[in-house]
RNA sequence: GAACGAACGCUGGCGGCAUGCUUUACACAUGCAAGUCGAACGAGAAAGUACCCUUCGGUGUGAGUAUAGUGGCGCACGGGUGAGUAACACGUAGGUGACCUACCGAUUAGUGGGGGAUAACCCGAAGAAAUUCGGGCUAAUACCGCAUAAGCAAGACAAAUUUGAAAGUAGUCUUGGAAAGAAUGCCUCUGCAUAUGCAUUUGCUGAUUGAUGGGCCUGCGGGACAUUAGUUUGAUGGUGGGGUAACGGCCUACCUUGACUUCGAUGUCUAGCGGAUCUGAGAGGAUGAUCCGCCACACUGGAACUGAGACACGGUCCAGACUCCUACGGGAGGCAGCAGUGGGGAAUAUUGCGCAAUGGGGGAAACCCUGACGCAGCAACGCCGCGUGAGUGAGGAAGGCUUUCGGGUUGUAAAACUCUGUCAAUGUUGAAAAACGGUGUUUGGUCUAAUAGGCCUUGCAUUUGAUGGUAAACAUAAAGGAAGCACCGGCUAACUUCGUGCCAGCAGCCGCGGUAAUACGAAGGGUGCAAGCGUUGUUCGGAUUUAUUGGGCGUAAAGCGCGCGCAGGCGGAUGUUCAAGUCAGAUGUGAAAUCUCGGGGCUCAACCCCGAAACUGCGUCUGAAACUGUUCAUCUAGAAUCUCAGAGGGGGUUGGGGAAUUUCGCAUGUAGGGGUAAAAUCCGUAGAGAUGCGAAGGAACACCAGUGGCGAAGGCGCCAACCUGGAUGAGUAUUGACGCUGAGGCGCGAAAGCGUGGGGAGCAAACAGGAUUAGAUACCCUGGUAGUCCACGCCGUAAACGAUGUGCACUAGAUAUGGCGAAUUUGAUCUUUGCCGUGUCGUAGCUAACGCAAUAAGUGCACCGCCUGGGGAGUACGGUCGCAAGACUAAAACUCAAAGGAAUUGACGGGGGCCCGCACAAGCGGUGGAGCAUGUGGUUUAAUUCGAUGCAACGCGCAGAACCUUACCUAGGCUUAAACUCCUGUGAAUCCUCCCCAAAAGGAGGAGUGCCCUUCGGGGAAUGCAGUGAGAGGCGCUGCAUGGCUGUCGUCAGCUCGUGUCGUGAGAUGUUGGGUUAAGUCUCGCAACGAGCGCAACCCCUAUCCUUUGUUGCCAGCAUUAAGUUGGGCACUCUGAGGAGACUGCCUGGGUUAACCAGGAGGAAGGUGGGGAUGACGUCAAGUCCUCAUGGCCCUUAUGUCUAGGGCUACACACGUAAUACAAUGGUCAGUACAGAGGGACGCGAACUCGCGAGGGGGAGCAAAUCUCAAAAAGCCGAUCUCAGUCCGGAUUGAAGUCUGCAACUCGACUUCAUGAAGUUGGAAUCGCUAGUAAUCGUGGAUCAGCACGCCACGGUGAAUACGUUCCCGGGCCUUGUACACACCGCCCGUCAAG
Repeated sequence: GAACGAACGCUGGCGGCAUGCUUUACACAUGCAAGUCGAACGAGAAAGUACCCUUCGGUGUGAGUAUAGUGGCGCACGGGUGAGUAACACGUAGGUGACCUACCGAUUAGUGGGGGAUAACCCGAAGAAAUUCGGGCUAAUACCGCAUAAGCAAGACAAAUUUGAAAGUAGUCUUGGAAAGAAUGCCUCUGCAUAUGCAUUUGCUGAUUGAUGGGCCUGCGGGACAUUAGUUUGAUGGUGGGGUAACGGCCUACCUUGACUUCGAUGUCUAGCGGAUCUGAGAGGAUGAUCCGCCACACUGGAACUGAGACACGGUCCAGACUCCUACGGGAGGCAGCAGUGGGGAAUAUUGCGCAAUGGGGGAAACCCUGACGCAGCAACGCCGCGUGAGUGAGGAAGGCUUUCGGGUUGUAAAACUCUGUCAAUGUUGAAAAACGGUGUUUGGUCUAAUAGGCCUUGCAUUUGAUGGUAAACAUAAAGGAAGCACCGGCUAACUUCGUGCCAGCAGCCGCGGUAAUACGAAGGGUGCAAGCGUUGUUCGGAUUUAUUGGGCGUAAAGCGCGCGCAGGCGGAUGUUCAAGUCAGAUGUGAAAUCUCGGGGCUCAACCCCGAAACUGCGUCUGAAACUGUUCAUCUAGAAUCUCAGAGGGGGUUGGGGAAUUUCGCAUGUAGGGGUAAAAUCCGUAGAGAUGCGAAGGAACACCAGUGGCGAAGGCGCCAACCUGGAUGAGUAUUGACGCUGAGGCGCGAAAGCGUGGGGAGCAAACAGGAUUAGAUACCCUGGUAGUCCACGCCGUAAACGAUGUGCACUAGAUAUGGCGAAUUUGAUCUUUGCCGUGUCGUAGCUAACGCAAUAAGUGCACCGCCUGGGGAGUACGGUCGCAAGACUAAAACUCAAAGGAAUUGACGGGGGCCCGCACAAGCGGUGGAGCAUGUGGUUUAAUUCGAUGCAACGCGCAGAACCUUACCUAGGCUUAAACUCCUGUGAAUCCUCCCCAAAAGGAGGAGUGCCCUUCGGGGAAUGCAGUGAGAGGCGCUGCAUGGCUGUCGUCAGCUCGUGUCGUGAGAUGUUGGGUUAAGUCUCGCAACGAGCGCAACCCCUAUCCUUUGUUGCCAGCAUUAAGUUGGGCACUCUGAGGAGACUGCCUGGGUUAACCAGGAGGAAGGUGGGGAUGACGUCAAGUCCUCAUGGCCCUUAUGUCUAGGGCUACACACGUAAUACAAUGGUCAGUACAGAGGGACGCGAACUCGCGAGGGGGAGCAAAUCUCAAAAAGCCGAUCUCAGUCCGGAUUGAAGUCUGCAACUCGACUUCAUGAAGUUGGAAUCGCUAGUAAUCGUGGAUCAGCACGCCACGGUGAAUACGUUCCCGGGCCUUGUACACACCGCCCGUCAAG
């Protein structure tokens, strides 16, 4: 996608044609579904009515009617169902020389003459009933003899003749056997009547034949399981007999021992079969409703009777189960017929009408019967058709939805106007299906003696409709009564908003949902189909995913461990024969329906009708002979044999050999040995180990030894002998296809293991001990038993691997090696070359790739084995084998959406190589211990606001929380608000005073009228107040919605692109390689050539010099001063502008003549001189919504805003980072020297003065190379302390002060006096630093009213060490493995526990 006898959900206007218990072959109430014939026969009412009657009653009619019986035919058809059946049941093609066939047709010959019963009926009896019994009467087309017998049947014969492959054929003889009447008409002969007469029709009987319908037999075809391998005793066959319509073990007696089977018997399971139906391009696959053919069945099982036909759906008998009736003695029944009921089920209809048509039974016929059938009813269950309106219509209405607020969309859709009238509704008209037949009349013929009569026949008239007043037509009115369902993430046509927030839910697969869901729910819109639409189920397709068409097996699933070999399959060359396969033609059949094509009929279609084709099949006949096959003959290329030769760890048996280990004995000799990473167990003073000599015993055979040899594989290695298999080369001769493969079968088959008996040196499962370890039932050590060895017998498996079945043939090369030859040569070697092996590389080709590549995984042929997603599982059960262990064969339930292969890029590795970095090492100083400061965690709290959390959070945001800041808490207030824009009203603005309050807020009063324009009314700007709503505001949430900024890897050397090339592709190449560098820096090479972002350079500071500038800077010389103070000068220092300088430029050596490296010269500086700025592609959902910006969400008398107070400063504790120390390289005191870089007006603040001091007073100078902060400190010189918890250390605390500030209580800094804690160099661990660096010393600045041990900057003094890259950490490049890709903080296994 298609289909359905479907079901379910939502919805539902009409019609036509079909279809409708797939489940319980479950049970059935009720009605109907098979009768008919008086022209076969006997009998024979009643009601009603008429008449006679006095009544009882009788007669006629009804009526020879109803009815039952005898008899005939039918009931074996039609209708239902699919339980059984794996079968001659079905299909197809044949056979019957082994058979039957009522009714029907044709032909032929008959139909004579008798007899005895019996039902009905009458009488009686039994029983509840069903029913039955006895006696009596009677008929027939009922029954029974007799006569006749052309055919016919039975038996016998067989000389000739017939058919045929074959006789139980035909032939000849003997014997045997039939029948039934009925209806109608006539009396021609003489008036009437009549049958025993005649005629017609029909029935009956014998025989032959046809037709129809059957019986039986055979070939072929169509399920599963071998975890069913043997089955069978009437079984196979024969003879005799029986039986049948008929053959036959169909049955029986005897005889025989057969018959079937791996080409699947037997058994088990499943199943009605076919035409056909569905699907598919086809081949196929699935199905077997409706319709048609066949079969089987009729409550279950069995049996026969009748009959032409049955072993009988609406018959009988027996048994059983069930139901019903009963007077308990006994009886009745069979819906898988049509309706209908109960039950079952997801599920399947009316207890309808009619025999009008078609068909069937009976009848001479009329006619009767017919739930067959024709119709109607119910059901969208299916197929088909029709409608639900059409045209115009933009102010693109309203409403809905959405929006970027402009609009867009619904949408010409609606409204409105103009039309039409299908369907439905009502009314009127109204077919076809009807023709037979009957009756009346009529025409012609036939039988006949006949003009009776019958039969056949031609016209005319009349009669027959369940459906149904239906189809159809016409009329009326009116757009009026008539649209839903599913879907909209991809597959797959169709998108937005809201709600929800891993919830609710969706889902065919992938998957969606954790606050912006086109995937859930709703809405709007859209898409698809449409009286339906979806869902579920089932089948086929896609699926080349069982592969005949049309697949595979080195690594994805898949080659048996290896050989021998029966059956089977396949098979070399030439000729011949036959015609089985094959091919061609003809012919029969392949039912109809269906399908296809062409026509036709219902308005179309579905549907129906006609015709054709087709049905790919099977049978028969005729022909062809290439190929396969068969027959015969020949051949040598396959195969085998023969001769000679050499090679070999091929196999078996026997014997021999030396080295080594171990044990034992003796000797020498003394304290250890052994073992390990280190040890211990162990051996040893009872003498080990070591050394020497000797002995015993077992196992294995060093070197040679080699991707070298042999073998089918497993496997085979000291030497010799014997026995033995195979291969190879050369030679020529012989046989003549003798061959290849090989299901079953048979044999061989490592190690381990098993049995019996030996043997046992070493080694060594199990076991013991010692170690290791958290544990260590392991790895290591010391011991040690089976076993390993031999003989015999089992086992039968291995990563038994080349993960590659065997055989044959063909298809470029190169090279190495083992064996045997040939040519050349006298020989050896070399060289060339042939064959058989073993390897490596490689072209074509193949392969998913890796790779294979004459030893194929290439190209072909032959045969075998095996595979069909992963797990369950090579397991269970069954079977076979085995002593056992176990082996072989071999499932299913259930479960997952993957499992797997090869390659790619990364990442990772307690992989490898190369290299770098204060990474280690070498050093110096710290942290970790102390108290204090500060930050964090935790805890506490009304609040202790928030963020930052490994490196890369933690003296971080904070370059400075007493109020403010401030975001937090408590309390008190405000609500268009503290602030922005717009609108309305009003007042200009603004300023001052008082009350209340913690303040904010609130209340009261006063002063004040400006600016611009003006038509003089007013208007405007700015601003205050009041009101209104748009809206404002939010340090509220989301850094995982974002921008921007930042950190980190990392100043690491990397990250990419274009074109080309290679690869199926992911990708690769370039970027790898040899060197070199700080560097992907440069160079050489190269299927690459170029380019970009990074590196470097360009920029700034610094180091040297030059030029220039000389004030506020400087001072050599001159003058001067207390003083560069001043004159003077600008040489120097310095300042700040511009230049120079360094480039491996030069030399030597190395290096590939390169890049570059080492050393040297010169130079202030030498190999990027030192420092800074500068941060590639990217990573971490890294950090920040609390700098700012911003989407979405949230709050709006509050999460906004104002105010006061409090908190961010809490404190058992833990961590980080600093500063200070523990002292003598020091502390204290006194004296004294030398910087740089900065700051300064709401400022720096000098001199002088007061205070012990912080500081106060003071106010010169300075917007600064001028004044000031400002004293540099370590240092140097001197004094003292003398190793102590100290004259070290300074925490803590008390008291008194200073300064800032509205305000130092919570909660500032500083000063003085007093106090004087811990701490004596710091465990594990850990940090920084390679030179003007570490260490040490002070100085300044930002922030700031005040507050610095923090941060940023500045200079002073000024080291030690680096052998080196093994290791730790991080990084770069190449390579390798990978089951990782969220990428090793990965993945993943087992145990235990919980749910």
The RNA shown here (small-subunit ribosomal RNA) has 1395 nucleotides and comes from an uncultured prokaryote. The RNAcentral record of the sequence draws on ENA.